[in-house]
Context: one part of a larger RNA
Molecule: small-subunit ribosomal RNA, central domain
Organism: uncultured prokaryote
RNA sequence: CUGGGCGUAAAGCGCGCGUAGGUGGUUUGAUAAGUUGGAUGUGAAAUCCCCGGGCUUAACCUGGGUCGGUCAUUCAGAACUGGUAGACUAGAGUACUGUAGAGGGUGGUGGAAUUUCCAGUGUAGCGGUGAAAUGCGUAGAGAUUGGAAGGAACAUCAGUGGCGAAGGCGGCCACCUGGACAAAUACUGACGCUGAGGAACGAAAGCGUGGGGAGCAAACAGGAUUAGAUACCCUGGUAGUCCACGCCGUAAACGAUGUCAACUAGCCGUUUGUGGACUUUGAUCCGUUAGUGGCGCAGCUAACGCGAUAAGUUGACCGCCUGGGGAGUACGGCCGCAAGGUUAAAAACUC
Numbered sequence: 001c002u003g004g005g006c007g008u009a010a011a012g013c014g015c016g017c018g019u020a021g022g023u024g025g026u027u028u029g030a031u032a033a034g035u036u037g038g039a040u041g042u043g044a045a046a047u048c049c050c051c052g053g054g055c056u057u058a059a060c061c062u063g064g065g066u067c068g069g070u071c072a073u074u075c076a077g078a079a080c081u082g083g084u085a086g087a088c089u090a091g092a093g094u095a096c097u098g099u100a101g102a103g104g105g106u107g108g109u110g111g112a113a114u115u116u117c118c119a120g121u122g123u124a125g126c127g128g129u130g131a132a133a134u135g136c137g138u139a140g141a142g143a144u145u146g147g148a149a150g151g152a153a154c155a156u157c158a159g160u161g162g163c164g165a166a167g168g169c170g171g172c173c174a175c176c177u178g179g180a181c182a183a184a185u186a187c188u189g190a191c192g193c194u195g196a197g198g199a200a201c202g203a204a205a206g207c208g209u210g211g212g213g214a215g216c217a218a219a220c221a222g223g224a225u226u227a228g229a230u231a232c233c234c235u236g237g238u239a240g241u242c243c244a245c246g247c248c249g250u251a252a253a254c255g256a257u258g259u260c261a262a263c264u265a266g267c268c269g270u271u272u273g274u275g276g277a278c279u280u281u282g283a284u285c286c287g288u289u290a291g292u293g294g295c296g297c298a299g300c301u302a303a304c305g306c307g308a309u310a311a312g313u314u315g316a317c318c319g320c321c322u323g324g325g326g327a328g329u330a331c332g333g334c335c336g337c338a339a340g341g342u343u344a345a346a347a348a349c350u351c
Stems, first nucleotide, its partner, number of pairs: 004321003007304002012318001014201001017198001021194003025088005031082001033081002035077007042069001049065006091191001092188004097182003103177007110154001115149007125136002162169002206247006215241002220236004258317006266295006273288005299306002323351003332343004
């Protein structure tokens, strides 16, 4: 390479957009590049293979025949693929009318709570633990009442509820803005799918500059525990957590399950639409669409399990795997302020 695989054994890029490439709905005409058939030419001989012959046999020699091609020229065919000219509407998209939503951004604004400060009342403790101590407090703490400041997060509602490509998104209001879905029409007419490179987005932590700093809290300090205790527990506490701008580009970035499309029993929930039924207009019933869950047939699977949201049956395209360790490491390249990341990825050695 061929082949076989990728939920958990090695293996789906964190995620979408999109270039090249690959691939592509129905139908008509002509074409003849692929494709199919015929003819001619050629693919030297020797060798190889098959059937014979000759040396006593064999090796060896020798006669005949196959074989060997993305081959060339030419004639013919037109189902399929391609290119070409036209048509179509089932894919895709646009318009119109609505619907739901923590989808994104900006600016306002609200209450509860923690903390600190001020003032009043008031007196000896508070706090903390398994038990204590460090700590705070007669310079009046803790408790309680009133007021003020400031930062961060939004209880209940809240839900295998919703939205988003993923990361993720939750008080309320306004503005700007993306997507999805439904019903009935009208329009465009294959405009589609995938996507190597590429360029966007991308939790937390971390980095740079400038702000901010209530609570929490790496580091650090003290008190305990202990044989020790660089921990677990306690009292403090700085980066950080928050904001703006710029980097970083990684996660068990998980459904450990790539994207798109088609097909294949049922049953029960739930969310958003929409249609219908009624001799119960209701906390009703029956359809249907798009999600999101629980079971389950066939089938699949090593088993666990999956099962129309497939891990079933197929097709298109991409990514990835090939024994464990060494190692996602070294060296080289690219990126980064650094931390480091990424790419291509080893080898010695070892089982």